[in-house]
RNA sequence: ACUGUUCAAAGCCAAACCCAUCGCAAGGUGGGGACGGAAAGCUACGGAUCCCAAGCGGAUAGCCGGGUUGCCUUU
Repeated sequence: ACUGUUCAAAGCCAAACCCAUCGCAAGGUGGGGACGGAAAGCUACGGAUCCCAAGCGGAUAGCCGGGUUGCCUUU
């Protein structure tokens, strides 16, 4: 440095739902909240799904895969 695995500790993120707000919508943002997560950090490259005002448009990274970055501890 890379790959795999993981006891423990300290932490991290945050589903559904509710309120506010943006958007035609899917859905996004902020607050509350906690189903879960070991990358549930980032990225729309491939597949899949969803929306549409059907455009060479938009959304989902907590759908799968890829790329990329990172913290603590043990082996």
Description:
A computed fold for a 75-nucleotide RNA from an uncultured Geobacteraceae bacterium, annotated as c-di-GMP-I riboswitch aptamer. Of the family's consensus pairs, 94% are formed in the model. Rfam family: c-di-GMP-I riboswitch aptamer. Gene Ontology term of the family: cyclic-di-GMP binding.